Predicted 3D model of a 91-nucleotide RNA (c-di-GMP-I riboswitch aptamer) from a Pseudomonadota bacterium.
[in-house]
RNA sequence: CUUCACCAAGGGCAAACCCACCGCAAGGCGGGGACGCAAAUCCUCCGGUCUGGAUAUCCAGCAAUGGUCCCCAGAUAGCGGGGAUGCCAUG
Numbered sequence: 001c002u003u004c005a006c007c008a009a010g011g012g013c014a015a016a017c018c019c020a021c022c023g024c025a026a027g028g029c030g031g032g033g034a035c036g037c038a039a040a041u042c043c044u045c046c047g048g049u050c051u052g053g054a055u056a057u058c059c060a061g062c063a064a065u066g067g068u069c070c071c072c073a074g075a076u077a078g079c080g081g082g083g084a085u086g087c088c089a090u091g
Base pairs, nucleotide, nucleotide: 004091005090012037013036017032018031019030021028022027035078041084042083043082045081046080047079048076049075050074051073052072053071058067059066060065
């Protein structure tokens, strides 16, 4: 320095929900609050999921309509993969 595992110590972060603000929305931010997390620190490169727009291929339906192909924009890093960085003790 790198990887893995476990026992501590000092601690760290903060789900749902509530209030306030932003956003068409998914969702974000601040405060409260803790479900959990050894990277739940950071980054959308890959996949997934979600939202909005556009389009009008296909399927179901008497119809209203619902699902779906394709394109664009966005969200989720606490859905995984990947990249970067990182505290402490022992092996």
Lineage of the source: Bacteria > Pseudomonadati > Pseudomonadota.